[in-house]
Context: one part of a larger RNA
RNA sequence: UGACGGGGGCCCGCACAAGCAGUGGAUUAUGUGGUUUAAUUCGACGCAACGCGAAGAACCUUACCAGGGCUUGACAUCCCGAUGACCGGACUAGAGAUAGUUCUUUCACUUCGGUGACAUCGGUGACAGGUGGUGCAUGGUUGUCGUCAGCUCGUGUCGUGAGAUGUUGGGUUAAGUCCCGCAACGAGCGCAACCCCUAUUGUUAGUUGCUACGCAAGAGCACUCUAGCGAGACUGCCGUUGACAAAACGGAGGAAGGUGGGGACGACGUCAAAUCAUCAUGCCCCUUACGUUCUGGGCUACACACGUACUACAAUGGCGUACACAAAGGGGAGCGAAACCGCGAGGUGGAGCAAAUCUCAAAAAUUACGCCCCAGUUCGGACUGCAGUCUGCAACCCGACUGCACGAAGUUGGAAUUGCUAGUAAUCGCGGAUCAGCAUGCCGCGGUGAAUACGUUCCCGGGCUUUGUACA
Numbered sequence: 001u002g003a004c005g006g007g008g009g010c011c012c013g014c015a016c017a018a019g020c021a022g023u024g025g026a027u028u029a030u031g032u033g034g035u036u037u038a039a040u041u042c043g044a045c046g047c048a049a050c051g052c053g054a055a056g057a058a059c060c061u062u063a064c065c066a067g068g069g070c071u072u073g074a075c076a077u078c079c080c081g082a083u084g085a086c087c088g089g090a091c092u093a094g095a096g097a098u099a100g101u102u103c104u105u106u107c108a109c110u111u112c113g114g115u116g117a118c119a120u121c122g123g124u125g126a127c128a129g130g131u132g133g134u135g136c137a138u139g140g141u142u143g144u145c146g147u148c149a150g151c152u153c154g155u156g157u158c159g160u161g162a163g164a165u166g167u168u169g170g171g172u173u174a175a176g177u178c179c180c181g182c183a184a185c186g187a188g189c190g191c192a193a194c195c196c197c198u199a200u201u202g203u204u205a206g207u208u209g210c211u212a213c214g215c216a217a218g219a220g221c222a223c224u225c226u227a228g229c230g231a232g233a234c235u236g237c238c239g240u241u242g243a244c245a246a247a248a249c250g251g252a253g254g255a256a257g258g259u260g261g262g263g264a265c266g267a268c269g270u271c272a273a274a275u276c277a278u279c280a281u282g283c284c285c286c287u288u289a290c291g292u293u294c295u296g297g298g299c300u301a302c303a304c305a306c307g308u309a310c311u312a313c314a315a316u317g318g319c320g321u322a323c324a325c326a327a328a329g330g331g332g333a334g335c336g337a338a339a340c341c342g343c344g345a346g347g348u349g350g351a352g353c354a355a356a357u358c359u360c361a362a363a364a365a366u367u368a369c370g371c372c373c374c375a376g377u378u379c380g381g382a383c384u385g386c387a388g389u390c391u392g393c394a395a396c397c398c399g400a401c402u403g404c405a406c407g408a409a410g411u412u413g414g415a416a417u418u419g420c421u422a423g424u425a426a427u428c429g430c431g432g433a434u435c436a437g438c439a440u441g442c443c444g445c446g447g448u449g450a451a452u453a454c455g456u457u458c459c460c461g462g463g464c465u466u467u468g469u470a471c472a
Base pairs, nucleotide, nucleotide: 001472002471003469004468005467007466008465009464010463011462012461013460015456016455019420020419021418022417023416026311028309029308030307031306032305033304034302035301042053043052064297065296066295067294068293069292070291073127077126078125079123080122081121082120083119084118088103089102090101091100092099093098106117107116108115109114129286130285132284133283134282138280139279140275141274142273143271145269150189151188152187153186154185155184156165157164158163169180170179171178195263196262197261198260200231201230202229203228204227205226206225209221210220211219234257237251238250239249240248241247313413317372318371319370320369321368322367329360330359331358334353335352339348340347341346379410384405385404386403387402388401389400390399426448427447428446429445430444431443432442
């Protein structure tokens, strides 16, 4: 000087407390461990691995296994020789890769000798190739403490020196934020602000939007809205407190009040943290194989254990009928309307739309009326049988969905434990990426919309200061 203390002081955070809803019990989905297997590819392991890489494993993907093939190779550059095409179509053998047959078939220049381009075949070696090893050789990228308020430097001064001071002290703040004081005076990276969305308004613009209307035509741009440029919030004003400061508290005005709400933004560093399987890369290793290609299988196994979710256990409910109100997105190998067929998944159909125009598209909880009458039920929907739909060469291993039948566990969950302070929790649907198909996951969007916070004694994590020394 740090680090640590079941030492002290001050302060903060859904850290506790006060509340609300959960997890832990059940079924299922999914990930992991374990076990099994020819293979169940690999990585990730306290917080900070476990709905994680994977924004989507039937083949492909695919790295794994079994078997069939190739060896200058599936891919790149160069050399030599031969051919003239290549591509494409058809047939045969084969599980296919592949092998064979067949149809068609080059271009430019030319001194007609050839040369060049391109392609195929053969040869030769230089080489290719490796999702093989090492993340403890690395770059790049990322997580984490933590959006915590810290981390440092120059000059000066003090100390023999390591170092100290500044950065400590008195107040204050979300903040090393600001003020005052002070052997310090300044500065840098962080904080804040500048950026985006959102809440109010002015102006400009007015179609595909909006308006009067039962609808359309036609008309208009006041309103809604769209998207450019502005205004607006700064403790600016008033009062009280404070040290005459910084600031705090209350008030006015205002759509908004004290960083208005949300996002992006992550200091010096820590964990030899993660990644050689995104990519790049040193070294080591393989080179008729640890490379490459094909068919089939596996990654989907299943006495079990754990994590994360979905659906429930019902009456604030279930079912039936009728009727409302969104936002944000997607659409050309696409979205697909009306109409018709089917109980339905869906099919036929093809209008319109590269979309403020058309379409996906029905929002659902809500509301009104009716049935159920507290039951393992008109709760719950797993599992199973049959019949189907769609995608796709192909749904057996191993897809999603529909109809009929079947109708399991489950009556609110032990010890323990998680999230959340407001348009939040809870609850209700909608969309998107990936994607032929496949979502209870992920990322977004809006609808309805709470309870509680006395407080900081205690648990956890963190910041500043002081003290002690078993540690460096």